Model confidence (mean pLDDT): 84 of 100.
Transfer RNA from a Candidatus Acetothermia bacterium, 77 nucleotides, folded computationally.
Its Rfam family is "tRNA". It is annotated as a transfer RNA.
The source organism's lineage runs through Bacteria, Bacteria candidate phyla and Candidatus Bipolaricaulota.
The RNAcentral record of the sequence draws on ENA.

RNA sequence: CGGAGAGUAGCGCAGCCUGGCAGCGCGCAUGGUUCGGGACCAUGAGGUCGCGGGUUCAAAUCCCGCCUCUCCGACCA
Numbered sequence: 001c002g003g004a005g006a007g008u009a010g011c012g013c014a015g016c017c018u019g020g021c022a023g024c025g026c027g028c029a030u031g032g033u034u035c036g037g038g039a040c041c042a043u044g045a046g047g048u049c050g051c052g053g054g055u056u057c058a059a060a061u062c063c064c065g066c067c068u069c070u071c072c073g074a075c076c077a
Stems, first nucleotide, its partner, number of pairs: 001073007010026004020057001028044005050066005
């Protein structure tokens, strides 16, 4: 330098192709249960969807640019 993949809740990921309420599991908080804890049950909190711009009534999703990480290739020594 070229190509591919990834970036969404504290962690691991789905959702993207085909635009229409942002979700799942674990974790966390509160309550129940228990002598207490674990497990279990109920409820709840937690998101600038990597950044900026564009299109659209409406963008995690489409388009453009950029950043970071991973892999492959090329180049140089």